This is a predicted complex of two RNAs, RNase P RNA and transfer RNA, with 458 nucleotides together. Rfam match: Bacterial RNase P class A. Gene Ontology terms of the family: dimeric ribonuclease P complex, tRNA processing and ribonuclease P activity.

[in-house]
RNA sequence: AGAGCAGGAUAAAUGGCCGCUGCCCUGUCCCCGGACAGGGGGGAGGAAAGUCCGGGCUCCACAGGACAAGGCGCUGGGCAACACCCAGUCCCGGCAACGGGAAGGAAAGUGCCACAGAAAGGAAACCGCCCGGCGCUCGGGCAACUGAGCGCCCGGUAAGGGUGAAAGGGUGAGGUAAGAGCUCACCAGCCCCGCUGGCGACAGCGGGGGCUUGGUAAACCCCGCCUGGAGCAAGACCAAAUAGGGGAACGCUUGAGGGUGGUCCGCCCGAGUUCCCGGGUAGGUCGCUCGAUCCCGCCGGCAACGCCGGGAUUAGAUGAAUGGUCAUUGCCCCAAGGGGUCGGUCCUUGGGGACACAGAACCCGGCUUAUUUCCUGCUCUGGCA
RNA sequence: GGGGCUGUAGCUCAGAUGGGAGAGCGCAUGACUGGCAGUCAUGAGGUCAGGGGUUCGAUCCCCCUCAGCUCCA
Repeated sequence: AGAGCAGGAUAAAUGGCCGCUGCCCUGUCCCCGGACAGGGGGGAGGAAAGUCCGGGCUCCACAGGACAAGGCGCUGGGCAACACCCAGUCCCGGCAACGGGAAGGAAAGUGCCACAGAAAGGAAACCGCCCGGCGCUCGGGCAACUGAGCGCCCGGUAAGGGUGAAAGGGUGAGGUAAGAGCUCACCAGCCCCGCUGGCGACAGCGGGGGCUUGGUAAACCCCGCCUGGAGCAAGACCAAAUAGGGGAACGCUUGAGGGUGGUCCGCCCGAGUUCCCGGGUAGGUCGCUCGAUCCCGCCGGCAACGCCGGGAUUAGAUGAAUGGUCAUUGCCCCAAGGGGUCGGUCCUUGGGGACACAGAACCCGGCUUAUUUCCUGCUCUGGCA
Repeated sequence: GGGGCUGUAGCUCAGAUGGGAGAGCGCAUGACUGGCAGUCAUGAGGUCAGGGGUUCGAUCCCCCUCAGCUCCA
């Protein structure tokens, strides 16, 4: 210098002017609460986003039983909880720094494995190889017979060729008509047992076994664990509006119907309920921001995090505010000059550029996605000293 | 704000249990006609919304993102 990996910070600051929206105080006017004016003070984020997980909170029964449905799935820990986080095990990718993993079970069962290929799973004989039989050709022999080649048939064979993502362990030797875990040695892998280390996943070592049991569970399924449903438009209160009528169905304790579960049971309410015709209201207040909150320090822990102590209090809008402009500083780029010569770096002057992604809507912990600039540490390669 | 659904050719839609990307209308060319319409034949046209994963293999299964539609008080 180039290429890359990991982690962190930042998201402009101050002032003037003009505005927007809540809160508090004062004054004036209508009046039980509003309107206007003045003053003071507050006013978006690291993701407020996607709504993908997990909770708080509220209502339904205090959320109970069975089935169904869904989710999760290596080990240990953290947390209110999690699919999140931390530390590890194993596997995979990368030369490395490092990164990733929905990582239980395929010898419980079922399904699927297109095309190609002979055969796609307790398999299969297309070419090839081999024993035997028959026929033909050539050769040897007086003959019986025999040697070589070719074709057909009955069989054997998974060594070799070829197909495929995948062909039922690999290498070597023995063995055989030819072959084959058929037998043996070594290696790989599976299962069982024992010892050692570790809380554990697991790792290492030793022994034995049968010779090897394909892939797919982000296919059905099995095993273990977890989950009641809905969501602040939840829910509560006040105000306003009323209307009754006609028709149909079911029911009145032998229970219609309702209480939001997917279904059934159970529980509670229960004398009216549902549909059609037709009509009225559709405003306000609370919930609403102090909360598993944030910052600092000590201690424990490898860490996530936890205990204790001190400090801080930080938007609550509802068609929905949080803005615009100017000046200075900060940031980046370019040019010139200087500090000791080239460069790094620093200073001065001048000019230019804006500074991205994006906007709270009950709250919180995560994940994911979008995005500006800068810093630190590390790895690999090349060059120079 | 919250819940649900969809995305395949220019338009409207299929796509079985993962293995060939299709149909109708439209478009282009040719034939029939004096010409148009119409019919027939042939053909072009695809980021299966985008990215990643599982798998030998993904429109299909899983995850993330984007866009559109719909429901509630």